[in-house]
């Protein structure tokens, strides 16, 4: 000074990513709960229990210092930069949801496998109480970094600064670095 490899180490991106805690919206003047009025046999089920003409359930109606759950945002700390995040599949646990147990449905773990450099904005689907928020599709610009051109503009090269265009991107891209083969 060239090949080679998912080498190691530090690192940037910026409305960045995860996490815990606090607060707060919203859930919602709903569910429940009490009384009253109508209704008049079951309400629910896969099994039990318990409940019920002493009124089941279903409706309306009134009281009142009447919730919670998932789901959100904010801000603080803290932890990083595949940070993480979704999606499918399989296994586990049995934490939550019913009075029990089954089944299911939610969650948590681990495993694998796709996908996204980032992170916004509309459209449509969808999950959702939702005008939040998540996913899925497409479009739009806006950003980080390289790779090539073309112009600008420094310098004796080698290069280096801007803009701009077109492509590529985390298995990516800077800096130092190890290991093998080579001139």
């Nucleotide at each position: 000074u060239g090949a080679u490899g998912a080498g190691g180490u530090a690192g940037a991106g910026g409305c960045g990513c995860g996490a815990a805690a606090a607060a707060g919206a919203a859930g919602a003047g709903u569910a429940g709960a009490u009384a009253g009025u109508g209704u008049g046999a079951g309400g629910a089920u896969g099994a039990c229990a318990a409940c019920u003409g002493a009124g089941a359930u279903c409706a309306c109606u009134a009281u009142a210092c009447a919730a919670a759950a998932g789901g959100c945002u904010u801000u603080u700390u803290u932890g990083c930069c595949g940070a993480a995040g979704u999606u499918a599949u399989g296994c586990a646990g049995c934490a939550u949801g019913c009075g029990u147990c089954a089944a299911c449905a939610u969650c948590u773990g681990c495993a694998c496998a796709g996908c996204u450099g980032g992170g916004g904005u509309u459209a449509c689907c969808u999950u959702g109480a939702a005008u939040a928020a998540g996913g899925g599709u497409a479009a739009c610009a806006c950003u980080g970094u390289c790779a090539u051109u073309g112009c600008a503009g420094g310098g004796a090269u080698a290069u280096c600064u801007g803009c701009a265009a077109u492509g590529g991107u985390g298995g990516g891209c800077u800096a130092c670095u190890g290991a093998u083969c080579g001139u």